């Protein structure tokens, strides 16, 4: 000097004029009060993603937040966290020279599927070309039949271990040595996933579960349009709908037992609880009223600084700060200066690989990314003009 990897931050600034919303203080007016109007001072007012609504919660409500099944989710190990499908570290596998990146990472010997085309044959596979033996035919080359074979060749993404030697009619883990894989035993290290090493065995059981499935763990439901308070107002109608026995009775009915019906914030069953059985729970259809005001609504699993523990995620201690709360939706408009960026031009400056390129300075025209809270928080994912900083890897040159 060039290329790359990982991480962090900013994403216009300052001043002036006018304007908007909340808070707080003061004054004043209305009001019984709650509270509201006007004026003034002080101070605050969108994001790193506010987005997607994909996960997890806080919070609120529901008469079982009991059990089982179905259904859904996650999937290496160990930590973190309120929790998670998130974060951290590590292990295995794959990619990269490397820094690093990706991983839907339990099980294929429980079972069922699928692997196009090509090929003889694709998992209980298989003989196309070949190789060998026997027999027959031919002048020869060679051809036919029977038997053996899967080492060589071919097809394919992948062919039922690899290399070498022996052996064989020719071959084959047929045998042997070494290696890989699988299974068993033992030792060492590690919390663990797992890693390393030794011994034995036989000769080898493809891939795919992001196919169905099996295994392990997790899962009440609904959601701020949740849910409360105040004020105001109305109107109900029709239909369906589940029983017997005994006792008492003042003859209206009451009590008890069993049965039946229904409700219980996703489905089914069991159980529990509650309600009802013609003065009928509950369900269905039609119809009426209300949509006004207030709360929920911002002090938190909160931010920042320092110290300590930990490889880290994160946790603990001390100190300090209060940073939107709209309600059809507030934070805007204008001006000036400076900064940033694209393009063009100029320069008597600097560097180099020198009709050129780059740095720097000046001038001119223009430009400004993705994008706006709506109960709140922890994540993930997606979008983003331009700029800054840190650490690391590789290549080239010089000292």
């Nucleotide at each position: 000097g060039g290329g790359g990897u990982g991480g962090g931050c900013c994403g216009g600034a300052u001043g002036g004029u006018c304007g908007c919303u909340g808070g707080u203080c003061g004054g004043u007016c209305c009001g019984a009060a709650a509270g509201g109007g006007c004026c003034g001072g002080c101070g605050a007012g969108a994001g790193g993603a506010a987005a997607g609504u994909c996960c997890g919660g806080g919070c609120u409500c529901c008469g079982c937040a009991g059990g089982a099944c179905a259904g859904g989710g996650u999937g290496g190990u160990c930590g973190g966290u309120a929790a998670c499908g998130c974060c951290g570290a590590c292990c295995g596998g794959c990619c990269g020279u490397a820094a690093g990146g990706c991983u839907a990472g339990g099980g294929a010997a429980a079972g069922u599927g699928c692997c196009a085309c090509a090929g003889a044959g694709a998992a209980u596979a298989g003989a196309c070309c070949g190789c060998c033996g026997c027999g027959g035919c031919u002048g020869a080359u060679g051809c036919c039949g029977c038997g053996g074979u899967a080492a060589g060749g071919g097809u394919g993404a992948a062919a039922c271990g690899g290399u070498g030697a022996g052996g064989u009619a020719a071959g084959a883990g047929c045998u042997c040595a070494c290696c890989a894989g699988c299974g068993g035993c033992c030792g060492a290290g590690g919390u663990g996933a797992c890693u390393c090493g030794g011994c034995c065995g036989g000769c080898u059981a493809g891939g795919u579960a992001a196919a169905c499935c099996c295994c392990a763990c997790c899962c009440g439901g609904a959601g701020c349009a949740a849910g409360g308070c105040c004020a105001a107002g109305c109107a109900g109608a029709g239909g369906g709908a589940a029983g017997g026995c005994g006792g008492c009775u003042a003859c209206g009915g009451c009590c008890g037992c069993c049965a039946c019906g229904g409700g219980u914030u996703g489905g089914u069953c069991c159980g529990g609880c509650c309600c009802g059985u013609u003065c009928g729970a509950c369900c269905c259809u039609c119809g009426g009223g209300u949509a006004g005001g207030c709360c929920g609504c911002u002090g938190g699993a909160g931010g920042c600084g320092c110290c300590g523990a930990g490889c880290a995620a994160u946790c603990g201690g001390c100190g300090u700060c209060c940073u939107a709360g709209a309600g059809a939706a507030a934070u805007g408009a204008c001006c000036a200066u400076c900064g940033c960026c694209u393009c063009g031009g100029c320069g008597a400056u600097c560097g180099c690989g020198c009709u050129g390129c780059g740095a720097c300075g000046c001038c001119g025209c223009g430009g400004a990314a993705c994008a706006g809270a709506a109960c709140c928080c922890g994540g993930c994912u997606u979008a983003c003009a331009g700029g800054c900083c840190c650490a690391c890897c590789c290549c080239c040159c010089g000292c």